[in-house]
Predicted 3D model of a 75-nucleotide RNA (transfer RNA) from an Alphaproteobacteria bacterium. RNAcentral records the identical sequence in 3 taxa. Lineage of the source: Bacteria > Pseudomonadati > Pseudomonadota > Alphaproteobacteria. Rfam family: tRNA. Rfam's curators write: Transfer RNA (tRNA) molecules are approximately 80 nucleotides in length.
């Protein structure tokens, strides 16, 4: 330098055009002598950034940033 994949909650990840979600974690309550387990409820998101297409974009297109893999090049 070329190609491909990824970026969504604190963490791991789903989500192929119209409601942003799950598990774990966190908070409160119930339960216990206490803790753990279990149960119920709740909080938490500029969907990496920008532009475009569309009535409507996490989702499609382009550019940028970062991470990973493969190939090539130099020494």
């Nucleotide at each position: 330098g070329g190609g491909c994949g990824g970026u969504u909650a604190g963490c791991u990840c789903a989500g192929u055009g119209g409601g942003a979600g799950a598990g774990c974690a966190c908070u409160a309550c119930c339960u216990u002598g206490a803790c753990a387990c279990g149960g119920u409820a709740g909080g938490g998101g500029u969907c990496a950034g920008a532009a475009g297409u569309u009535c409507a974009a996490c989702u499609c297109u382009u550019c940028u940033a970062c991470c990973g893999c493969c190939c090539a090049c130099c020494a």